Context: one part of a larger RNA
Molecule: small-subunit ribosomal RNA, 5' domain
Organism: uncultured Eubacteriales bacterium
RNA sequence: GACGAACGCUGGCGGCGUGCCUAACACAUGCAAGUCGAACGGGACUUUUCGUCAACACAAAGGGCUUUGGGAACAGAGUUCUUUGUGUUGAUGGAAAGGCUAGUGGCGGACGGGUGGGUAACGCGUGAGUAACCUGCCUUUGAGAGGGGAAUAACGUUUCGAAAGGAACGCUAAUACCGCAUAUUGCCAAAGAAUCACAUGGUUUUUUGGUGAAAGAUUUUAUCGCUCAAAGAUGGACUCGCGUCUGAUUAGCUAGUUGGCGGGGUAAUGGCCCACCAAGGCGACGAUCAGUAGCCGGACUGAGAGGUUGAACGGCCACAUUGGGACUGAGACACGGCCCAGACUCCUACGGGAGGCAGCAGUGGGGAAUAUUGCGCAAUGGGGGAAACCCUGACGCAGCAACGCCGCGUGAAGGAUGAAGGUCUUCGGAUUGUAAACUUUUGUCUUUGGUGAAGAUAAUGACGGUAGCCAAGGAGGAAGCCACGGCUAACUACGUGCCAGCAGCCGCGGUAAUACGUAGGUGGCAAGCGUUGUCC
Numbered sequence: 001g002a003c004g005a006a007c008g009c010u011g012g013c014g015g016c017g018u019g020c021c022u023a024a025c026a027c028a029u030g031c032a033a034g035u036c037g038a039a040c041g042g043g044a045c046u047u048u049u050c051g052u053c054a055a056c057a058c059a060a061a062g063g064g065c066u067u068u069g070g071g072a073a074c075a076g077a078g079u080u081c082u083u084u085g086u087g088u089u090g091a092u093g094g095a096a097a098g099g100c101u102a103g104u105g106g107c108g109g110a111c112g113g114g115u116g117g118g119u120a121a122c123g124c125g126u127g128a129g130u131a132a133c134c135u136g137c138c139u140u141u142g143a144g145a146g147g148g149g150a151a152u153a154a155c156g157u158u159u160c161g162a163a164a165g166g167a168a169c170g171c172u173a174a175u176a177c178c179g180c181a182u183a184u185u186g187c188c189a190a191a192g193a194a195u196c197a198c199a200u201g202g203u204u205u206u207u208u209g210g211u212g213a214a215a216g217a218u219u220u221u222a223u224c225g226c227u228c229a230a231a232g233a234u235g236g237a238c239u240c241g242c243g244u245c246u247g248a249u250u251a252g253c254u255a256g257u258u259g260g261c262g263g264g265g266u267a268a269u270g271g272c273c274c275a276c277c278a279a280g281g282c283g284a285c286g287a288u289c290a291g292u293a294g295c296c297g298g299a300c301u302g303a304g305a306g307g308u309u310g311a312a313c314g315g316c317c318a319c320a321u322u323g324g325g326a327c328u329g330a331g332a333c334a335c336g337g338c339c340c341a342g343a344c345u346c347c348u349a350c351g352g353g354a355g356g357c358a359g360c361a362g363u364g365g366g367g368a369a370u371a372u373u374g375c376g377c378a379a380u381g382g383g384g385g386a387a388a389c390c391c392u393g394a395c396g397c398a399g400c401a402a403c404g405c406c407g408c409g410u411g412a413a414g415g416a417u418g419a420a421g422g423u424c425u426u427c428g429g430a431u432u433g434u435a436a437a438c439u440u441u442u443g444u445c446u447u448u449g450g451u452g453a454a455g456a457u458a459a460u461g462a463c464g465g466u467a468g469c470c471a472a473g474g475a476g477g478a479a480g481c482c483a484c485g486g487c488u489a490a491c492u493a494c495g496u497g498c499c500a501g502c503a504g505c506c507g508c509g510g511u512a513a514u515a516c517g518u519a520g521g522u523g524g525c526a527a528g529c530g531u532u533g534u535c536c
Stems, first nucleotide, its partner, number of pairs: 001535003005532005012408006018401002020366001025364003029361003034107003039104002042101002045098025114319003123244008133236002138232007146180001148178002155170006186211011216224003245291003252282003257279004262274003294316004298309004321342005344355004372398001374397003380394001381392004411441004421432004446473006455463001480525005485506003491520005501508002
């Protein structure tokens, strides 16, 4: 000088950063990866409409009964039944539209986020190579999308189980699945030519034979998709030169070991794997073994050379409870996928099941020690979607912590009778000290009120009524810590008496201690100051 610091005392504000270095210990709870109905068949719901049935109301027609007038016909009144029509309500069946959605299907869950256990290695860094390779989405170019088929979830019925979860039978759709046709410059095989090269060889081209595709959707009109081939971009894979900690109180190590031939496997080379053959390969230029450790850009320090380090940010690698394995896929041997085994935890009807915070918060534990179970998708970015939009603990913000850096403040000017008090004193005085009081003044900050952003390009602002600005009130609310023997800036008094104690080194203390403790004074730094730890 530096720090991801801790501890002691103290503590006003703001900006920007940083915050489990220990137990890769165990985890309650919530969230962290979904999305597409413009791929598909269903399902329930809502609305509209059509049909059937039932109830009620009204209207019309007809019949029966009672009664009044009347001799009768007939007329009037009441009541009841039937039929028809209209309306309302309800149930049920069909059709259409709308949004919603478990399932099939597509894309994404291989990114983003975390951690540093393992790893001394082509892991990383740097420089080359691949004539030994792959690459979804994206861009460009050239061709093409013809015609068929068989299923299956959902659903229904039955059924097993405590649950998790199944089983049987039956039905159905697709951009799901499978044949057929078509086929260039694809792929395979054979023959030939040209050209290039870096050893195996590469590239281009001709002929013949074989083989290989496709899917539709929609607001109906423009799109988005689908298949084959070529190229690009991006991302990855492999190989090699050089570099990459300590120990020789680790000196020999090695049997798929080293090489070859032939095969298998892979996107691809290769003992990567296998059969056979040979006996090689590495090592004092440090093999093997053991210990330690993620590597780098960088960071700290230093005049530099160098030394130390790898928190935060960025690149690469490895890992995801421990060990193993593959599936799907352009890409994984996959943190919030699957299977098996182990340990642990939980549920159980004891038959059997469920789980994985080294994601964000949070809990216990460990520890000297490290934060909120917050707000928002407004911005940036990502996934899905034609879009609207949905999702996003990435991210943007807020909260906590003087943990760090930077900035500001705790007033300013005047003010001598050098007040009081304190301390010292040779008792004269000295000092605290222009310090205070007092006068004038200012308003950083603070308090209150008002106004109020940028960040957003038309809309959309979590932050946030935040920052800023304006007005008013008020010196009011804001200073400590360490040291004072020398190194090393800063001295006296009292107490103590080799005691109590101090101490980084030298060393202080045994009766006048500038070294212990207290007080006054002084010095240093300052919202910090000291101590401890670590590195230079």